Small-subunit ribosomal RNA, 5' domain from an uncultured Bacilli bacterium, 525 nucleotides, folded computationally. It matches the Rfam family "Bacterial small subunit ribosomal RNA". Gene Ontology terms of the family: ribosome and structural constituent of ribosome. The sequence was found in a public genome assembly. Its mean pLDDT, the model's own confidence on a scale to 100, is 84.
Context: one part of a larger RNA
């Protein structure tokens, strides 16, 4: 001298933008943080209506979501992370995109009814129905095998192509037109080409501390077969041989998520990993797996253990390391707040709907920035305080009164937003395609949507009124005097000061710095 997620002491006007449990990955009350689709389906309820029918809600089945998005850093010295490859060893829903298809049938269940058992939590039995829930059969090869050419490479192999074998679909929902058969559109499903995206595997190299840790390993270390995977592989399992690793640091212990980046430095180094972004990793502890494109799932299943709570003692719920809040531990760290108006994200043909992600407010000088506590002008250098050679002088100090101004912010009144684009409705114009309608693209015009919020900001009015403080003064180091006190009381970064004249305790006048801050401590350069 710089820096802080910072704490403490004193002080303390506003305003922007950030930040805010670093300690107990301690233990939770309450709420809320994942729904959504009636244009898959049956079926129950409400509304309007004479009635046809229209609409609205929705337990259950049924799709999709729920693996995203929020949190934490416990655990990990690893291909965990970076950073370059490589996959001739891989998978990828929704999206784009080629091509072809969407056919024929069937048996069931849930809701529901009726019974049954239980305090509950929920379970049971008989019956009944539906579908984009399930399950056969046709149709298909580009994908499994078999044969056959071509053509490349990087051990294994790849890619093209032609012939033979065994596997898929929702007959769907909705508009539209038609007398009717049927025809179209949209959104779906099914197979496939290819791309995006997202993963999963493998590699070289980087990145910590102990040698007061020197040996360490039996599926270890390789191979055949088999087997599991989306895939290669001791990944597993049979044999079989007896290998692999280390002083250039194996193994052990001990500590720690990692990067971008952040903090000092002239740099090269050092430190550290809040906040914001990538990865990983976890979800009371520990262990399995099911679903599913994807999980070995924070607000899913299932097992054990602690701990809580409920119970009729038979049996039975629960996961704040989501937002808020709580007790606790700490030196320490906010609100049980508004709204989905924007951005995003599920769902849905749309309307919407859900979204403690996000936008906002609120708390806290916790950082940073920026503004103010007033300007001029004024000398009888006033009064009062402090010194002192004391009729008087010096200083405080132009400083104050006093005239003369200004009105920043604060207050008070008035007008008052950007952020809104989209979507939506309602009317128009085109454009492609089609018999034609719906439908689709582009475009105009209107009219809707604001949580922050009557807030930012503009203007008027208002009084100099409402707004300064710490720390320091031997010396490094800017700033000196007086009482008081006498190795006491204290002071202290280091050097030292204090034992009767203390510029170094303590209080006053005066002085230096910085200033809504100032000073200590704690850490890192």
């Nucleotide at each position: 001298g710089g820096a802080u997620g910072a704490a403490c002491g004193c002080u303390g006007g506003c305003g922007g933008c950030g930040u805010g449990c670093c300690u107990a990955a301690u233990a939770c009350a309450u709420g809320c943080a994942a729904g959504u689709c009636g244009a898959g389906c049956g079926g129950g309820g409400g509304g309007a209506g004479c009635a046809a029918u229209c609409c609205c809600c929705u337990a259950g089945c049924g799709g999709c979501g729920a693996a995203c998005g929020g949190g934490u850093g416990a655990g990990u010295a690893a291909c965990a992370c970076g950073u370059a490859g490589g996959u001739a060893a891989c998978c990828u829903g929704c999206c784009u995109u080629u091509g072809a298809g969407u056919u024929u049938g069937g048996g069931a269940u849930a809701c529901c009814c009726a019974g049954g058992c239980g305090a509950a939590a929920g379970c049971u039995u008989g019956g009944c129905u539906a579908a984009u829930a399930c399950c056969g059969g046709a149709u298909a090869a580009u994908g499994g095998c078999g044969c056959g050419c071509g053509g490349c490479g990087c051990a294994u192999g790849c890619c093209g192509u032609g012939c033979g074998u065994a596997u898929g679909a929702a007959a769907g929902a909705c508009g539209c037109u038609u007398c009717a058969c049927g025809g179209c559109g949209u959104c779906g499903c099914u197979c496939u080409u290819a791309g995006a995206u997202g993963g999963a595997c493998c590699u070289g190299c980087g990145g910590c501390a102990c040698a007061u840790u020197a040996g360490c390993u039996u599926g270890u270390u390789g191979g055949u077969g088999a087997g599991a995977u989306a895939a290669c592989a001791g990944c597993c399992c049979a044999c079989c041989a007896a290998g692999g690793c280390g002083a250039g640091g194996a193994u052990g212990u001990g500590u720690a998520g990692c990067c971008g980046a952040c903090c000092u430095g002239a740099g090269a180094g050092g430190g550290u990993g809040a906040c914001c972004g990538g990865c990983c990793a976890c979800a009371a502890u520990g262990g399995g797996a099911c679903u599913g494109a994807g999980a070995c799932a924070c607000g899913g299943c299932c097992c054990a253990u602690a701990c809580u709570c409920c119970u009729a003692c038979g049996g039975g719920a629960g996961g704040c390391a989501g937002c808020a809040g709580u007790a606790g531990g700490g030196a320490g760290u906010u609100u049980u707040c508004g709204g989905c108006a924007a951005u995003g994200g599920g769902c849905g043909a749309a309307a919407g709907c859900c979204u403690g992600a996000c936008c906002g407010a609120g708390c806290a000088a916790c950082g940073c920035c920026g503004c103010g506590u007033g300007a001029g002008u004024g000398a009888u250098g006033a009064a009062g305080g402090u010194c002192c050679u004391c009729u008087g002088g010096a200083u405080u100090g132009u400083a104050a009164a006093g005239c003369u101004c200004u009105g920043u912010u604060a207050c008070g009144a008035g007008g008052g937003a950007c952020g809104a684009a989209c979507g939506g409705c309602c009317g128009c114009u085109u454009c492609a395609g089609g018999a034609a309608a719906u439908g689709g693209g582009a475009g105009c015009g209107g009219u809707u949507u604001g949580a922050c919020g009557g807030u930012a900001c503009c203007u008027c009015g208002c009084c100099a009124g409402a707004a300064a403080g710490u720390g320091a003064c031997g010396g490094c180091u800017a700033a000196c005097u007086a009482c008081g006190u006498g190795c006491c009381a204290g002071c202290a970064g280091c050097c030292g000061c204090g034992g009767u004249a203390a510029u170094a305790c303590g209080u006053a006048g005066g002085u230096c710095a910085c200033g809504a801050g100032c000073g200590u401590u704690a850490u890192c350069c």